A computed fold for a 334-nucleotide RNA from a Burkholderiaceae bacterium, annotated as Bacterial RNase P class A. A source record names the gene rnpB. Taxonomically the source falls in Burkholderiaceae (Bacteria, Pseudomonadati, Betaproteobacteria, Burkholderiales). Its Rfam family is "Bacterial RNase P class A". Rfam's curators write: Ribonuclease P (RNase P) is a ubiquitous endoribonuclease, found in archaea, bacteria and eukarya as well as chloroplasts and mitochondria. It is annotated as a ribozyme.
[in-house]
RNA sequence: AAAGUCCGCCGGGCGGUCGCGGGCGACGCUGUCGCCGGAGGAACGUCCGGACUCCACAGAGCUGCGUAGCAGGUAACACCUGCCCACCGCGAGGUGAGGAUCAGAGCAACAGAGACGAGUCGGCAGGGGCGCCGGUGCCUCGCGCACCGGCCCCUGACGGGUGAAACGGGCAAUCUCUACGCGGAGCAACACCAAAUAGGCAGCCGAUGAUCCUGCUCGGAGAGGCUGCGGGUAGGUGGCUCGAGCCGCCGCGCGAGCGGCGGCCCAGAGGAAUGAUCGCCACGGCACCAGCGAUGGUGUCGCACAGGAUCCGGCGUACAGGCGGACUUUGCUU
Numbered sequence: 001a002a003a004g005u006c007c008g009c010c011g012g013g014c015g016g017u018c019g020c021g022g023g024c025g026a027c028g029c030u031g032u033c034g035c036c037g038g039a040g041g042a043a044c045g046u047c048c049g050g051a052c053u054c055c056a057c058a059g060a061g062c063u064g065c066g067u068a069g070c071a072g073g074u075a076a077c078a079c080c081u082g083c084c085c086a087c088c089g090c091g092a093g094g095u096g097a098g099g100a101u102c103a104g105a106g107c108a109a110c111a112g113a114g115a116c117g118a119g120u121c122g123g124c125a126g127g128g129g130c131g132c133c134g135g136u137g138c139c140u141c142g143c144g145c146a147c148c149g150g151c152c153c154c155u156g157a158c159g160g161g162u163g164a165a166a167c168g169g170g171c172a173a174u175c176u177c178u179a180c181g182c183g184g185a186g187c188a189a190c191a192c193c194a195a196a197u198a199g200g201c202a203g204c205c206g207a208u209g210a211u212c213c214u215g216c217u218c219g220g221a222g223a224g225g226c227u228g229c230g231g232g233u234a235g236g237u238g239g240c241u242c243g244a245g246c247c248g249c250c251g252c253g254c255g256a257g258c259g260g261c262g263g264c265c266c267a268g269a270g271g272a273a274u275g276a277u278c279g280c281c282a283c284g285g286c287a288c289c290a291g292c293g294a295u296g297g298u299g300u301c302g303c304a305c306a307g308g309a310u311c312c313g314g315c316g317u318a319c320a321g322g323c324g325g326a327c328u329u330u331g332c333u334u
Base pairs, nucleotide, nucleotide: 001330002329003328004327005326006325007324008323009322010321012281013280014279015278016277017276018275020038022036023035024034025033026032027031040305044316045315047314048313049312050311051310052186053185054184055183064182065181066180067179068178069083070082071081072080073079084098085096086095087094088093099177100176104175105174106171107170121159122158124156125155126154127153128152131151132150133149134148135147136146137145138144190238191237192236193235200229201228202227203226204225205224211221212220213219245264246263247262248261249260250259251258252257283302284301285300286299287298288297289296290295
């Protein structure tokens, strides 16, 4: 210098104007003013694990689902760390559902005679049978008898070839076995307060006229009216954000992490605010100008992904642009 590997971090800054919603305070209180603070590294996907809440639940077993080297971390996990092993990479490093195949079952393209059941392509050896064919011999000339060979049946060891694999293995990311774990629903959980109307229950009144038109008298209509209780709805309040919290230092640990001390308070709304615009600066691209060049100036364009909704720990995914650290390989120079 080039090409890479791993880890950590930032992801615009300042100011003006107009706005949004929260808390506190003051006042002349349906509001105004002042002060304070108002999204993220992923707030996202809702995949995994918990906290919390309600429902269900004697005990035990079965079924079902999930996890899987060993040890550690943690509230917990399918997460993280360390080590081992396997594979990939020259390497820094990366990836891994990484228990069990003498408990049982299932599976294997193409090629090959044969592929998970054991069987047989070839020749060899041994045996059987005389059922068929051929040959030789005997002969009482009858396919009658004997022998040999082939076909056939059984047994044994072996050979070549195919293939990833040929009575010997593989696959458990096929069932299965083993060990361990697992009840369900979710803050629209759940708890409290609680109208109007309708309906429910109880009491009282009511055709000797309650009640309504109608405040009174008359007149008319006319069978329900009043009170209390309880459930539910609208609506309101709580749950709600101080927490497995954040920052710094020290100690322990290879590490993930753990402990101690000190400091800090950092959205809490609820159909839901955190925005818009202008100027300057920063960053990047392009064009032009100056300059041998490095670079400088001017103009213009761009500046990501996305966004709380009970909270937390992970994983996964998206992301314009930029910064830092450690390391590897190769080349060159000294």